[in-house]
RNA sequence: CGGGGCGUGGCGAAGCCUGGUAUCGCACCGCAUUUGGGGUGCGGGGAUCGCCGGUUCGAAUCCGGCCGCCCCGA
Numbered sequence: 001c002g003g004g005g006c007g008u009g010g011c012g013a014a015g016c017c018u019g020g021u022a023u024c025g026c027a028c029c030g031c032a033u034u035u036g037g038g039g040u041g042c043g044g045g046g047a048u049c050g051c052c053g054g055u056u057c058g059a060a061u062c063c064g065g066c067c068g069c070c071c072c073g074a
Base pairs, nucleotide, nucleotide: 001073002072003071004070005069006068007067010026011025012024013023020057028044029043030042031041032040033039050066051065052064053063054062
């Protein structure tokens, strides 16, 4: 310098191709159960989706630029 992959709650992932305002597991908080803890059950909070712009009635999703990480090549 060129090519490819990835970036989504605290963590790990799904959703992206086929646009309709975000799901699951773990973790966290509260209550019940328990002498207590753990476990179990019920309930709850938390991500405007790496950043900036564009298209669209509407963008995590499509398009452009940039940033970070990883891999390959030179």